The part of an RNA shown here (small-subunit ribosomal RNA, 3' major domain) has 457 nucleotides and comes from an uncultured bacterium. Rfam family: Bacterial small subunit ribosomal RNA.
[in-house]
Context: one part of a larger RNA
RNA sequence: UGACGGGGCCCCGCACAAGCAGCGGAGCGUGUGGUUUAAUUCGAUGCUACACGAAGAACCUUACCAGGGUUGGACAUGCAAGUGGUAGAGAAGCGAAAGCGGAUCGACCCCUCGGGGAGCUUGCACAGGUGCUGCAUGGCUGUCGUCAGCUCGUGUCGUGAGAUGUUCGGUUAAGUCCGCUAACGAGCGCAACCCCUGCCAUAUGUUACAUGUGUCAUAUGGGACUGCCGGUCUCAAACCGGAGGAAGGUGGGGAUGACGUCAAGUCAGCAUGGCCUUUAUAUCCUGGGCUACACACACGCUACAAUGGCCGGUACAAUAGGUUGCUAAAUCGCGAGAUGGAGCCAAUCCCCAAAACCGGCCUCAGUUCAGAUUGUAGGCUGCAACCCGCCUGCAUGAAGCCGGAGUUGCUAGUAACCGCAGGUCAGCCAUACUGCGGUGAAUACGUUCCCGGGGCU
Numbered sequence: 001u002g003a004c005g006g007g008g009c010c011c012c013g014c015a016c017a018a019g020c021a022g023c024g025g026a027g028c029g030u031g032u033g034g035u036u037u038a039a040u041u042c043g044a045u046g047c048u049a050c051a052c053g054a055a056g057a058a059c060c061u062u063a064c065c066a067g068g069g070u071u072g073g074a075c076a077u078g079c080a081a082g083u084g085g086u087a088g089a090g091a092a093g094c095g096a097a098a099g100c101g102g103a104u105c106g107a108c109c110c111c112u113c114g115g116g117g118a119g120c121u122u123g124c125a126c127a128g129g130u131g132c133u134g135c136a137u138g139g140c141u142g143u144c145g146u147c148a149g150c151u152c153g154u155g156u157c158g159u160g161a162g163a164u165g166u167u168c169g170g171u172u173a174a175g176u177c178c179g180c181u182a183a184c185g186a187g188c189g190c191a192a193c194c195c196c197u198g199c200c201a202u203a204u205g206u207u208a209c210a211u212g213u214g215u216c217a218u219a220u221g222g223g224a225c226u227g228c229c230g231g232u233c234u235c236a237a238a239c240c241g242g243a244g245g246a247a248g249g250u251g252g253g254g255a256u257g258a259c260g261u262c263a264a265g266u267c268a269g270c271a272u273g274g275c276c277u278u279u280a281u282a283u284c285c286u287g288g289g290c291u292a293c294a295c296a297c298a299c300g301c302u303a304c305a306a307u308g309g310c311c312g313g314u315a316c317a318a319u320a321g322g323u324u325g326c327u328a329a330a331u332c333g334c335g336a337g338a339u340g341g342a343g344c345c346a347a348u349c350c351c352c353a354a355a356a357c358c359g360g361c362c363u364c365a366g367u368u369c370a371g372a373u374u375g376u377a378g379g380c381u382g383c384a385a386c387c388c389g390c391c392u393g394c395a396u397g398a399a400g401c402c403g404g405a406g407u408u409g410c411u412a413g414u415a416a417c418c419g420c421a422g423g424u425c426a427g428c429c430a431u432a433c434u435g436c437g438g439u440g441a442a443u444a445c446g447u448u449c450c451c452g453g454g455g456c457u
C1' cells in the first nucleotide's frame, strides 16, 4: 500500500423480511455424472458446468467404432519432364457402397503450322490432420457488475515505500452535485448523446380504415427542464408536498460493461507459435454408435382435480414468416391427412388464437381426475423410419390425493395463468430457445439476521 477479521461505523441490492407462484415427492422430456460398451466422439465442472457449444445426431451431420477401399491424395499453388485417340463421357463384369475395371464414343483456344495454352500423367516442393499444448498466443466470451469506482499531470508533505487530491459535512441511482479544504486541474467510467414505447402537431396516403381524413401506416418536429408554487435545509446542492400535464423528478424498456480479477473458458467457430503424424493421427464408403441403463444430480413439461373435467354455442390479438414457399374455397375421410388448385414475390393473398363468456352434464370417487405404458389399424416426410422420427383412430388405462431436510424466481402491466409466431429444419423426438400479444394480482413494518457489494476506520 493492499487483502483479510465469527472488529467498529455508514450505505445499497428480490439479500433478508412481507407476499405470490414454484422446485425438492410422481410420470415423462432433456442435459450431466457414473456404469456399460467395439464405440457409447469431443469440450464445458462451485457461484461463473449440467434444455451449456448443439438455431434441430435415422443416412448426411460425425469428429467415435467395426469392416471394405485410396495413397501425392477429397482440396491449393509453383517448377520440371512427358502426353494427341489427349481432356472428357463411360458399357460388360466384381462389389454392401466406395472403389477396381476398361469395351466404345470423343473435343476446345492461339498459331509464323515448328509449336504454345488449358487439361491429364509422372517427379520434386508439398497438401491434409476436429492430433497435443487455452499454462506459448490473437480474437471473442463469462464473472465480480451497469457495482461506482480506477487513475494521471503539476504542486505540497514524507529519508523512502507512498500520501494528498479521491478524506470530511450534506446530498444522489451515481467519485451525482454542493459546501469546506494543500491542493488545483484533467482522463477512463456515471449521466447525456443512440434505438423502441407512451402524448401532440405537421406532411404524405399505396395495398390500410373508411368515403375524405377521425383510425392506421411512414417520415419530420414538439413535449419534461425540479421549469412554476409552498415548505425544509449552511437559504448551497438537494429533499418533501402541490399545480398544470399524456407523462414528474432517471416516465418505462433496450443497447452501452472503466482500471482490473479468476494462468476463468475456448487450439472443436476462426486465426496462430511450438510439438507430433505423412501407405496414416490423412481420405472415401457401408453398417453401427453419439439414443446403452442397477443408479445419482440438474433444468423443464404434465398432473394430482369442482376457481375443475367434458359437450355444444359465441367472441377478441400481436410479433413474425412465405416462390424448392404460404396455401384459400370446395370435395373425401371419425381423424392424422388426401384431392384440389384460386390468390400472393405480399399493409393486397395465405398462415392466424387460447384462456374468457353463455348453456348443459359430472358431485368428491383413484373418479367423466390424471395420462404413463402397451396392443392394433392408419397418415406424413424421406433413397431409407429395425436399431432410432412425428402425427391420428380404437383399445389399454400405471404412478400420482399437493410433496422431508432444504431451495428458486418475482416489486407492476411485474408475478401467475393463457395461447400464438419464428429461427434451425425434408421430417422431428421443441415440454428447449428467442420473441409476441390476452387475462392480470398480493406484499414491502423494516435493515437485527443470511448472501453479495461500496465507503471510512
Stems, first nucleotide, its partner, number of pairs: 007457007015447002019410005026302008034293002042053002064288007073126001077125007088105002093100002108117003128277002131275003137271002139266003142262001144260001149188006155164003168179003194254004199222007225248001228242005304403001308362006321350002325344002330339003369400001374395007416439007